[in-house]
Context: one part of a larger RNA
RNA sequence: CUCUCUCUAAGGAACUCGGCAAAAUAGCCUUGUAACAUCAGGAAAAGGGAUGCCUCCUCACAAAGGGGGUCGUAGUGACUAGGCUCGGGCGACUGUUUACCAAAAACACAUGUCUCCACAAAUUCGUAAGACCAUGUAUAGGGGUUAAUGCAUGUCUAGUGCCGGAAGGUUAAGGAAGUUGGUGACUUGAUGAAAGGGAAACAAGAGACCGAAGCCUCAGUGAAUGGAAACCAUAACUAUUACGGUCCUAAGGUAGCGAAAUUCCUUGUCGGGUAAGUUCCGACCCACACGAAAGGUGUAACGAUCUGGGCAUUGUCUCGGAGAGAGACUCG
Numbered sequence: 001c002u003c004u005c006u007c008u009a010a011g012g013a014a015c016u017c018g019g020c021a022a023a024a025u026a027g028c029c030u031u032g033u034a035a036c037a038u039c040a041g042g043a044a045a046a047g048g049g050a051u052g053c054c055u056c057c058u059c060a061c062a063a064a065g066g067g068g069g070u071c072g073u074a075g076u077g078a079c080u081a082g083g084c085u086c087g088g089g090c091g092a093c094u095g096u097u098u099a100c101c102a103a104a105a106a107c108a109c110a111u112g113u114c115u116c117c118a119c120a121a122a123u124u125c126g127u128a129a130g131a132c133c134a135u136g137u138a139u140a141g142g143g144g145u146u147a148a149u150g151c152a153u154g155u156c157u158a159g160u161g162c163c164g165g166a167a168g169g170u171u172a173a174g175g176a177a178g179u180u181g182g183u184g185a186c187u188u189g190a191u192g193a194a195a196g197g198g199a200a201a202c203a204a205g206a207g208a209c210c211g212a213a214g215c216c217u218c219a220g221u222g223a224a225u226g227g228a229a230a231c232c233a234u235a236a237c238u239a240u241u242a243c244g245g246u247c248c249u250a251a252g253g254u255a256g257c258g259a260a261a262u263u264c265c266u267u268g269u270c271g272g273g274u275a276a277g278u279u280c281c282g283a284c285c286c287a288c289a290c291g292a293a294a295g296g297u298g299u300a301a302c303g304a305u306c307u308g309g310g311c312a313u314u315g316u317c318u319c320g321g322a323g324a325g326a327g328a329c330u331c332g
Base pairs, nucleotide, nucleotide: 001327002326003325004324005323006322007321008320010318011317014316019313027051029049030048031047036041038148052070053069054068055067056066057065058064071075083311084310085309086308087307088306089305090303091302095107096106112145113144114143115142116141124131125130149298150297151296155227156226159225160224161221162220164218165217168216169215170214174210175209179205180204182202183201186197187196188195230246231245232244256290268284269283270282271281272280
């Protein structure tokens, strides 16, 4: 010097990103216990007192209670054994998760809602046979989404998606009336050659017309995907604009909340807490760029969650020191 421990005057978080680590609390009995609340809780809330041994009494010889005595600094004498409290964010909760850097606000969840599905069910796997669903049958099963509970869940169906309608337009394969050229028995030619005509049949080409879904079209649908403007002007100082006007749109963000896990400017402004506060709490609203089941806003209980304050307590610190053990090192 390193590690693991023990003690430390005075102070007591001044340390630090942050009380990280350590200290403190602790058992049992008794007393007492607030806000809030879903009336179950909160709660071991918090905060006090007592605790050994001997003896007497009540008593049953135990336990418990009462009186008296006695020892120590200290009586749950060692070990064992909650620190507490006041706010706020998020998530209701118990639970689950990145085996080996993340346990959480992520996932799940009971609940709500939308949608598909009548049984040879829908969905899914498989080329198929077949299988799962399910030896189930709509209080069942599959998929999406939200996330207990309270209060609410507003507007837009123009685009996209989905469901439905079938009048009209468009439309494939396929069919097809008629048609086009080729080959073609035969025929014209002089009985040959060249050239021409040409029935049936064959192969080919285009084809009026018939022809489904789809698309166009029409209607519906937001707890479907999504969207939710701009400008001008106006009130007895100024400022502001309930009121008015213009333009565009499918419709122009309602309730609630708001510098927020969302606010760039920003350490916004005001208030609280501190001697002093970029964090925290309460407000304001000018929301760069909240907003209503990609949910909005409250909420008791809960949390090895995140964040701010306080009490207690301490070597975290002022600022170090002393000691024990094990190493390292030095000497042998």
A computed fold for a 332-nucleotide part of an RNA from Lathyrus oleraceus, annotated as large-subunit ribosomal RNA, domain IV. Its Rfam family is "Bacterial large subunit ribosomal RNA". The coordinates come from a structure-prediction model, not an experiment, and the mean pLDDT is 86. The RNAcentral record of the full RNA draws on SILVA. Lineage of the source: Eukaryota > Tracheophyta > eudicotyledons > Hologalegina > Lathyrus.